[in-house]
RNA sequence: CGCCGAGUCUCCGUGUCGCUGCGCGGAGAGCGGGGGAACCGAGUUGUUGGGGCUAAUCCACUCCGGUGGAGGCGCAGUCUCCUUUAGCGCUAGCCCGUCAGCUAACCCCGUAGGCCGAAGAAGGAG
Numbered sequence: 001c002g003c004c005g006a007g008u009c010u011c012c013g014u015g016u017c018g019c020u021g022c023g024c025g026g027a028g029a030g031c032g033g034g035g036g037a038a039c040c041g042a043g044u045u046g047u048u049g050g051g052g053c054u055a056a057u058c059c060a061c062u063c064c065g066g067u068g069g070a071g072g073c074g075c076a077g078u079c080u081c082c083u084u085u086a087g088c089g090c091u092a093g094c095c096c097g098u099c100a101g102c103u104a105a106c107c108c109c110g111u112a113g114g115c116c117g118a119a120g121a122a123g124g125a126g
Stems, first nucleotide, its partner, number of pairs: 002115003008029008030111006040101001049099001050096004057070005071091005079126007
């Protein structure tokens, strides 16, 4: 340079002799998520709870360590995007707390963290 991801940008105050930068505390914009009527949908729950974020679910087998498959997700040579295909890789983790279908108004929350040496091809749109 670039990649995964919503996770970026602007302004105010403050920490110092001052500036820049950075840290801290705030306010916005953008992006992302949750709750929440009518109508519609559903009969629902019972410890065999239920639900949310996320690509991270389901099925079979198992010597219980895992294995295989389906589905889902990611990968720069032209600026972005879409489809197909080849190859490579991922399919974890966390949270709410007995409770939540959808859902206008309205309300609430987040704005992190982690990566690196190989980057194939065809068609199309802006």